The part of an RNA shown here (large-subunit ribosomal RNA, domain V) has 580 nucleotides and comes from a Methanosarcinales archaeon.
NCBI's taxonomy places the organism under Archaea, Methanobacteriati, Methanobacteriota, Methanomicrobia, Methanosarcinales.
The prediction has a mean pLDDT of 81.
Its Rfam family is "Archaeal large subunit ribosomal RNA". Rfam links the family to the GO terms structural constituent of ribosome and ribosome.

Context: one part of a larger RNA
RNA sequence: CUGGGGACCCCUAAUGGGAAGUGAAGACCCCGUGGAGCUUUACUGCAGCCUGCAGUUGAGUUGUGGUUUCUGAUGUGCAGGAUAGGUAGGAGACUUAGAAGCAUCGUCGUCAGGCGGUGUGGAGUCGCCCUUGAGAUACUACCCUUCAGGAACUAUGACCCUAACUCUGAGAAGAGGACCCCUGUAGGUGGGCAGUUUGGGUGGGGCGCCACGCCCUAGAAAAGAUAUCUAGGGCGCCCUAAGGUUGACUCAUCGGGGACAGAAACCCUGAGUUGAGUGCAAGAGCACAAGUCAGCCUGAUGUGAUUCUGCAAAGCAAAGUAUCACAAGACGAAAGUCGGGUCUAGCGAACCUUUAUGCCUCCUUGGUGGGGGCUAAAGAUGACAGAAAAGCUACCCCGGGGAUAACAGAGUCGUCACCGGCAAGAGUACAUAUCGACCCGGUGGCUUGCUACCUCGAUGUCGGUUCUUUCCAUCCUGGCUGUGCAGCAGCAGCCAAGGGUGAGGUUGUUCGCCUAUUAAAGGAGAUCGUGAGCUGGGUUUAGACCGUCGUGAGACAGGUCGGUUACUAUCUGUUAGGGG
Numbered sequence: 001c002u003g004g005g006g007a008c009c010c011c012u013a014a015u016g017g018g019a020a021g022u023g024a025a026g027a028c029c030c031c032g033u034g035g036a037g038c039u040u041u042a043c044u045g046c047a048g049c050c051u052g053c054a055g056u057u058g059a060g061u062u063g064u065g066g067u068u069u070c071u072g073a074u075g076u077g078c079a080g081g082a083u084a085g086g087u088a089g090g091a092g093a094c095u096u097a098g099a100a101g102c103a104u105c106g107u108c109g110u111c112a113g114g115c116g117g118u119g120u121g122g123a124g125u126c127g128c129c130c131u132u133g134a135g136a137u138a139c140u141a142c143c144c145u146u147c148a149g150g151a152a153c154u155a156u157g158a159c160c161c162u163a164a165c166u167c168u169g170a171g172a173a174g175a176g177g178a179c180c181c182c183u184g185u186a187g188g189u190g191g192g193c194a195g196u197u198u199g200g201g202u203g204g205g206g207c208g209c210c211a212c213g214c215c216c217u218a219g220a221a222a223a224g225a226u227a228u229c230u231a232g233g234g235c236g237c238c239c240u241a242a243g244g245u246u247g248a249c250u251c252a253u254c255g256g257g258g259a260c261a262g263a264a265a266c267c268c269u270g271a272g273u274u275g276a277g278u279g280c281a282a283g284a285g286c287a288c289a290a291g292u293c294a295g296c297c298u299g300a301u302g303u304g305a306u307u308c309u310g311c312a313a314a315g316c317a318a319a320g321u322a323u324c325a326c327a328a329g330a331c332g333a334a335a336g337u338c339g340g341g342u343c344u345a346g347c348g349a350a351c352c353u354u355u356a357u358g359c360c361u362c363c364u365u366g367g368u369g370g371g372g373g374c375u376a377a378a379g380a381u382g383a384c385a386g387a388a389a390a391g392c393u394a395c396c397c398c399g400g401g402g403a404u405a406a407c408a409g410a411g412u413c414g415u416c417a418c419c420g421g422c423a424a425g426a427g428u429a430c431a432u433a434u435c436g437a438c439c440c441g442g443u444g445g446c447u448u449g450c451u452a453c454c455u456c457g458a459u460g461u462c463g464g465u466u467c468u469u470u471c472c473a474u475c476c477u478g479g480c481u482g483u484g485c486a487g488c489a490g491c492a493g494c495c496a497a498g499g500g501u502g503a504g505g506u507u508g509u510u511c512g513c514c515u516a517u518u519a520a521a522g523g524a525g526a527u528c529g530u531g532a533g534c535u536g537g538g539u540u541u542a543g544a545c546c547g548u549c550g551u552g553a554g555a556c557a558g559g560u561c562g563g564u565u566a567c568u569a570u571c572u573g574u575u576a577g578g579g580g
Base pairs, nucleotide, nucleotide: 008580009579010578011577012576013575014574015573017572018571019570021567022566029401030400031399032398034397035396036393037392038391039390042196043195044194045193046192048189049188050187051186052185053184054183055182058161060159061158062157063156064155065154066153067152068151069150070149071148072147073146075144085143086142087141088140089139092126093125094124101120102119103118104117105116106115107114108113165176166175167174168173199212200210201209208229213235214234215233216232217231218230236384237279238341239340243297244296245295246294247293248292249291251275253271254270255269256268257267258266277286278285280346282344283343284342301327302326303325304324305323306322308320309319329338330337331336352379353378354377355376356375358374359373360372361371362370363369408455409453410451411450412449414448416444417443418442419441420440421439425435426434462537463535464534465533467529468526469525470524471523472522475500476499477498478495479494480493481492482491483490503515504514505513506512543561544560545559546558547556548555549554
């Protein structure tokens, strides 16, 4: 000097690895005393429908009831002239306006007879006297039982009428008709429609469960307090004696003895500080007994005040504990004890309702009837400081949450994969050629779990495909060692990641099974590499079918057919080319 390559600055074209790229306050999941749509035997209502009554709404016939009233009849225990309803008055009453008797008809009947009608008859019949609880249907008045007839009112069944009302008709008129329609009121029915509710805790939510109100023990770390879906249990009663008081007694167990009698029944005797018993869980307590037995009782009573627990150290209700005062009592000779149970569980606000021999007040009455309030007791909310309350949503919506799940990451590593220690045994004999139990220790971060630490104002989710790279615990190829290695072929181990590790059938598959080859058809990682590269078969929206479940709306890691895959590349990286 020429040529090639490279660094730096810049440009062009491309690519789509990264900017957990852009897009959209995540649609999945949870939460909200959020919303909406739908369902139903959720709750509460409203239309509608059914039925009764009343109004609209009137005339009549007839049947059957009820009430009142009028007339007429009816009434047999025994005794007794005989079919005596009750009470009172009563000595007379009825009768030519036709008595007794007789005939006949009707009716009632306890079969004795009573009552009424018609005819005949022509002057008497009945009571007062005797039997009876009660004395004349002789006569009069009122009432009762049963029956018959009449009237009024009312209910109801059937029928009929026409004038309300309705329909047809231009009208005349016709058809129906006090029904229907309509109005009011009461009961029933009533997702047809409406408004709402449908709890909380929770190693996500749901399912399960209650750890949601109380009591005991441990945890609880020697004051007090103390959490978890921590460990172990209990309560929602029971008792008129299992309470009060006074008095007496001692248990469990064991030794000895005693007819039936035995290991164990009952009796005697001795030892017996608590091992028994206590209504119920546990702890504490109790033999001076709080345990066991007996007598008498109701203090398990009424009213009021205070303390403490409930609720550690702030407040807070019901409920409960303890002390005191007044009253009236129980037991005891008395001192005294007694406001339930030896103590710690056995419980519930306001409103409302009921009860009270209660109390106050308002309205009203001839007589007490109604309303309100106070006090006390009872009735329940167990989600237990107490709304009156069922579900579905994949048709879904809003506000939020990485306070909380599904994918991925992270932590962990029980599980998983791989390795090691020891070596019982198998291997004819011999632990270690090869295989290796029980037990113990690691490595990895490929499985599956657990946790909930990042992300819910979004990091696109299975498999395939394309393309690149890494690891080695090596499938083949290379080197080496041992052998129960003669050789061939193997078995086991050591070094080694340079290269290779393929093709079909079935399935969405990863995986797996199968087929024929091959030196071999290795295992894993890279956000289960890779959707701003592709695909979209699967999963996982809206449509639909089947099975099963559900009354239903709907649901189903059950099956099935169908079903939008956005982005013009700013920076960076990479590839190719160019200028300085």